[in-house]
RNA sequence: GACGAGAGGUCUCUGCAAUGGGGACUUUGCGAACCUGGUCAGGGUGGAAACACAGCAGCCAUAAGCAUGCGUUUCUUUGUGUGGGGGCCUCUCGUCGGC
Numbered sequence: 001g002a003c004g005a006g007a008g009g010u011c012u013c014u015g016c017a018a019u020g021g022g023g024a025c026u027u028u029g030c031g032a033a034c035c036u037g038g039u040c041a042g043g044g045u046g047g048a049a050a051c052a053c054a055g056c057a058g059c060c061a062u063a064a065g066c067a068u069g070c071g072u073u074u075c076u077u078u079g080u081g082u083g084g085g086g087g088c089c090u091c092u093c094g095u096c097g098g099c
Base pairs, nucleotide, nucleotide: 001096002095003094004093005092006091007090008089009088010087011086012085013084014083015082016081017080018078020076021075022074023073024072025071026069028067029066030065036061037060038059039058044053045052046051
């Protein structure tokens, strides 16, 4: 000096998990003075009446939206855990070669 093996350090890539965040779907609840739907007391309108019509409040349901939980999925974050690959540096050992 070359090659091989090992140890340590460092950088980097990556699998899985964890942590936080976002999206989609989804659970539950809330959710519209009128401009949603249903049912529409009272009252109104028409009618001689029977009855018909529109329809506020209330009630029920729901849209957008909001909240919430879990699950699925996806993206992403990380001075996290763990496994794997690669680069570089240092040291040790072995083999071979040179002075």
This is a predicted structure of a 99-nucleotide RNA (Bacterial small signal recognition particle RNA) from a Planctomycetota bacterium. Its mean pLDDT, the model's own confidence on a scale to 100, is 76. Rfam family: Bacterial small signal recognition particle RNA. By type it is a non-coding RNA gene. Rfam links the family to the GO terms SRP-dependent cotranslational protein targeting to membrane, signal sequence recognition and signal recognition particle, plasma membrane targeting. On this family, see Rosenblad et al., Nucleic Acids Res 2003: "SRPDB: Signal Recognition Particle Database". The source organism's lineage runs through Bacteria, Pseudomonadati and Planctomycetota.